[in-house]
RNA sequence: GAGUUGGCCAGGCGGCCGCGUACGGGAUCGCAGCGCGAUCCGGUCCGAGGAACGUCCGGACUCCACAGGGCACGAUGCUGGGUAACACCCAGUCGGGGCGACCCGCAGGACAGUGCAACAGAAAGCAGACCGCCGAUGGCCGCCGAUGGCGGCACAGGUGAGGGUGAAACGGUGCGGUAAGAGCGCACCAGCGCCCGGGGUGACCCGGGCGGCUCGGCAAACCCCAUCGGGAGCAAGGCCAAACAGGGGGAGGGUGGCCCGCCCAUCGACCCCCGGGUGGGCCGCUAGAGCCUGCGGGCAACCGCCGGCCGAGAGGGAUGGCCGCCCCGGGAGCUUCGCUCCCGGACAGAAUCCGGCGUACAGGCCGACUC
Numbered sequence: 001g002a003g004u005u006g007g008c009c010a011g012g013c014g015g016c017c018g019c020g021u022a023c024g025g026g027a028u029c030g031c032a033g034c035g036c037g038a039u040c041c042g043g044u045c046c047g048a049g050g051a052a053c054g055u056c057c058g059g060a061c062u063c064c065a066c067a068g069g070g071c072a073c074g075a076u077g078c079u080g081g082g083u084a085a086c087a088c089c090c091a092g093u094c095g096g097g098g099c100g101a102c103c104c105g106c107a108g109g110a111c112a113g114u115g116c117a118a119c120a121g122a123a124a125g126c127a128g129a130c131c132g133c134c135g136a137u138g139g140c141c142g143c144c145g146a147u148g149g150c151g152g153c154a155c156a157g158g159u160g161a162g163g164g165u166g167a168a169a170c171g172g173u174g175c176g177g178u179a180a181g182a183g184c185g186c187a188c189c190a191g192c193g194c195c196c197g198g199g200g201u202g203a204c205c206c207g208g209g210c211g212g213c214u215c216g217g218c219a220a221a222c223c224c225c226a227u228c229g230g231g232a233g234c235a236a237g238g239c240c241a242a243a244c245a246g247g248g249g250g251a252g253g254g255u256g257g258c259c260c261g262c263c264c265a266u267c268g269a270c271c272c273c274c275g276g277g278u279g280g281g282c283c284g285c286u287a288g289a290g291c292c293u294g295c296g297g298g299c300a301a302c303c304g305c306c307g308g309c310c311g312a313g314a315g316g317g318a319u320g321g322c323c324g325c326c327c328c329g330g331g332a333g334c335u336u337c338g339c340u341c342c343c344g345g346a347c348a349g350a351a352u353c354c355g356g357c358g359u360a361c362a363g364g365c366c367g368a369c370u371c
Base pairs, nucleotide, nucleotide: 001371002370003369004368005367006366007365008364009363011326012325013324014323015322016321017320019047020046022044023043025041026040027039028038029037030036031035049347053358054357056356057355058354059353060352061233062232063231064230073229074228075227076226077225078092079091080090081089082088093107094105095104096103097102108224109223113222114221115218116217130163131162132159133158134157137156138155139153140152141151142150143149144148171189172188173187174186175185176184190214192211193210194209195208196207197206198205199204237283238282239281240280247274248273249272250271253267254266255265256264257263290309291308292307294305295304296303297302327345328344329343330342331341332340333339334338
């Protein structure tokens, strides 16, 4: 100088004004028996985040449903561990990238079956002959010393070695072989399958032997295998409970059934009672898989123990504004050190809570490492 990686902060101090919850105090009003409720004034404590965000996963909690099993559907997918749980985290294995620190991985199965492969190319999964090579054998033509031999043609045909196309063309190099070629044969290498020995909890690694010489890719295509999964969500859900209207019941009354009463039926205004719903109020609501220090276990994620702390809880929804000094960045001016002036300091913002992931972010600090 160029990079890699882990962690942290999220402007600081003071003054004035303002807002919200809780707890005291005071004043007024209402109900009225202590007291309760409402409004106002004043005091004290506390009052956004690393992502409070997106609402993408996983849970707690609540209500509903539920014999047991299966199907369907969805999610996850190397191994081991962590956790309440996860698609998260940690440690490793394998594969890929980088000189390296390090980074990335959508990492089960392609002899269970179905299916797909654009463009280019002759041919793309049942392989395939465009150029090239050969044409031994057969065919045609010619010659000769003639049961044959030689030469020519490229007709049948052979050839996957060479060229060319492609993400991918049915192992690579060499020798032999052949008409030319080819795992056709052999040696070595790569790869596949099986077996054995060693290491590891395991994924897997190391070494050795044997085999036929070798039919590939895609499962983020359907599918198969293994594991997991009931649904809805704090507008969950629970409690209290007006006015008015409507429902049910009762007392009393009217009318009818009988001559009266009892009894039965029926009627609607007033009176009383009951239950449901609406407006409204309260709970759920924030002390929790919590935070901090120390010690111990573990490579780590994380776990255990002792001690300490309380850190928003609204419901038309608070958490803000102004000023001064300092800090950081940029610009301009002045006589250098330096001073003065101006501008700027992000992303964003709780709403049941918690663990993650993803995304946004001015500027700055610390540690480790590589070339």